[in-house]
RNA sequence: CCGGUAGUCUAGCCUGGUAGGACGCGAGCUUGCCAAGCUUGUAGCGCGGGUUCAAAUCCCGCCCGG
Numbered sequence: 001c002c003g004g005u006a007g008u009c010u011a012g013c014c015u016g017g018u019a020g021g022a023c024g025c026g027a028g029c030u031u032g033c034c035a036a037g038c039u040u041g042u043a044g045c046g047c048g049g050g051u052u053c054a055a056a057u058c059c060c061g062c063c064c065g066g
Stems, first nucleotide, its partner, number of pairs: 001066004007023004017053001024042006046062005
């Protein structure tokens, strides 16, 4: 200096305002069965503090990785 966001990968951060996508997993539809496809659900901001009506986002410290 860069990075840490769901079981995995990743966007959002500059410019604060419902945390999104893909894979996975559960359920349903479909199918002789499986797969595929479609619908739906599931689950997340490294830790502590500060600022603010409001923090993944801004500020400080710490931890971890490169």
Source information
The RNA shown here (transfer RNA) has 66 nucleotides and comes from Candidatus Micrarchaeota archaeon RBG_16_49_10. It matches the Rfam family "tRNA". It is annotated as a transfer RNA. Rfam describes the family as follows. Transfer RNA (tRNA) molecules are approximately 80 nucleotides in length. The coordinates come from a structure-prediction model, not an experiment, and the mean pLDDT is 85. The sequence is in RNAcentral, with records from ENA.